[in-house]
Parts: sequence; structure tokens; C1' cells
RNA sequence: GUGGCUGUAGCUCAGUGGUAGAGCGCCCGGAUGUGGCCCGGGAGGUCGCGGGUUCGAGGCCCGCCAGUCACC
Repeated sequence: GUGGCUGUAGCUCAGUGGUAGAGCGCCCGGAUGUGGCCCGGGAGGUCGCGGGUUCGAGGCCCGCCAGUCACC
């Protein structure tokens, strides 16, 4: 340099164009003599950045950035 894949919560990842979610972690409560396990509840997201299409975009299109793999 060329091509592919990936980018969503603190971490690992789901998410058929129609309300952004799970597990772990964190906070509060229950239970327990105390703690862990367990049970209930909660906080936390400009969905990598910019633009376009659309009534409506995390998902489609274009450009850019970062990571990764292959080739050169």
C1' cells in the first nucleotide's frame, strides 16, 4: 500500500429498519450471629467519529479513525 473482519454499559458479548439488552462487576435492600452463596431492586450508553438514505438508523450507503488477520 491492497483486501477481509471487528468497534454497543467498567469487562465479555447479544441486538430481523420501529422502546438499546444479557451475563459478570458496582450500589441499595432481604435472608444470615457476621461474611460468602442465594433472592429482590437500582445506577451506569452522544451504539468509534462525520455525513447520507428513510416517517424512523445500533442494523442500510459514503468517507474517516482505531484494532485485528491475510497478501504485498
Model confidence (mean pLDDT): 83 of 100. Transfer RNA from Verrucosispora sp. TAA-831, 72 nucleotides, folded computationally. Taxonomically the source falls in Micromonospora (Bacteria, Actinomycetota, Micromonosporales, Micromonosporaceae). It matches the Rfam family "tRNA". Rfam classes the family as a transfer RNA.